Predicted 3D model of a 73-nucleotide RNA (transfer RNA) from Candidatus Daviesbacteria bacterium RIFCSPHIGHO2_02_FULL_36_13. Rfam family: tRNA. Its family is annotated with triplet codon-amino acid adaptor activity in the Gene Ontology. Rfam 15.1 lists 5,335,975 matches to the family in 14,413 species. Model confidence (mean pLDDT): 82 of 100. RNAcentral holds the sequence, with entries from ENA.
RNA sequence: GGGACCGUAGUGAACCGGUUAUCACGUCUCCCUGUCACGGAGAAGACAGCGGGUUCAAUUCCCGUCGGUCCCG
Numbered sequence: 001g002g003g004a005c006c007g008u009a010g011u012g013a014a015c016c017g018g019u020u021a022u023c024a025c026g027u028c029u030c031c032c033u034g035u036c037a038c039g040g041a042g043a044a045g046a047c048a049g050c051g052g053g054u055u056c057a058a059u060u061c062c063c064g065u066c067g068g069u070c071c072c073g
Stems, first nucleotide, its partner, number of pairs: 001072007010025004018056001027043005049065005
């Protein structure tokens, strides 16, 4: 220098065009227990790396850009 893939709640993943973005772990509250843990109930938390475009509508398609991983030279 060329190319591929990835970038979504604190962490790990799902969703890959259509009302309120889902799950697990974690966090917080309550119940349970003599206490902790386990178990049960509930809650908060991400507008989807960033910017632009296409569309009636995009996290989901396209372009640019930033970061990470890998391959080629």